Molecule: transfer RNA
Organism: Candidatus Heimdallarchaeota archaeon
């Protein structure tokens, strides 16, 4: 240089192929109950520009460009 794969909540991930209304999941963190206290239990909560910009749509995390990072293969020139 070309190709491919990944980026989403602190962490780890689904959801992208097939656009659909307030974007969820588990662990985790906060309150409350329980408990002599602490774990487990239980009920509740917070917490995200879906990597960054743009384009198409009535409507984007999901379809098109482009960058940026990470990881893999291949190549070229020394």
């Nucleotide at each position: 240089a070309g190709g491919c794969c990944c980026g989403u909540a602190g962490c780890g991930c689904a959801g992208u192929c097939u656009g659909g209304a307030c974007a969820g999941c588990g662990c985790g963190c906060c309150u409350g109950c329980c408990u002599u206290c602490u774990a487990a239990g239980u009920a509740g909560g917070a917490g995200g520009u879906c990597g960054g910009g743009g384009g198409u749509u009535c409507a984007a995390a999901u379809c098109c460009c482009c960058c940026c990072g990470g990881g893999c293969c291949u190549g070229c020139c020394a």